[in-house]
This is a predicted structure of a 74-nucleotide RNA (transfer RNA) from Ethanoligenens harbinense YUAN-3. Model confidence (mean pLDDT): 80 of 100.
RNA sequence: GGACGCAUAGCUCAGCAGGUUAGAGCGCUUGCUUCACACGCAAGAGGUCUUGGGUUCGAGUCCCGAUGUGUCCA
Numbered sequence: 001g002g003a004c005g006c007a008u009a010g011c012u013c014a015g016c017a018g019g020u021u022a023g024a025g026c027g028c029u030u031g032c033u034u035c036a037c038a039c040g041c042a043a044g045a046g047g048u049c050u051u052g053g054g055u056u057c058g059a060g061u062c063c064c065g066a067u068g069u070g071u072c073c074a
Stems, first nucleotide, its partner, number of pairs: 001073007010026004019057001028044005050066005
């Protein structure tokens, strides 16, 4: 330098051929339980979906660029 893939909550990931309100598990907070802790149960907080544009009535999802990262080729 070239090809391909990935980027969604603190972590690991889902999101089905664009359409109500963006989710799960773990973690975190609070309460219940306990002498206390753990386990268990209940509730809750936390995301402008990497970024800049475009298409569309409507974009996490499609298109182009950028950035980061991984694999392969040279």

Source information: Taxonomically the source falls in Ethanoligenens harbinense (Bacteria, Bacillota, Eubacteriales, Ethanoligenens). It matches the Rfam family "tRNA". Its family is annotated with triplet codon-amino acid adaptor activity in the Gene Ontology. RNAcentral holds the sequence, with entries from Rfam.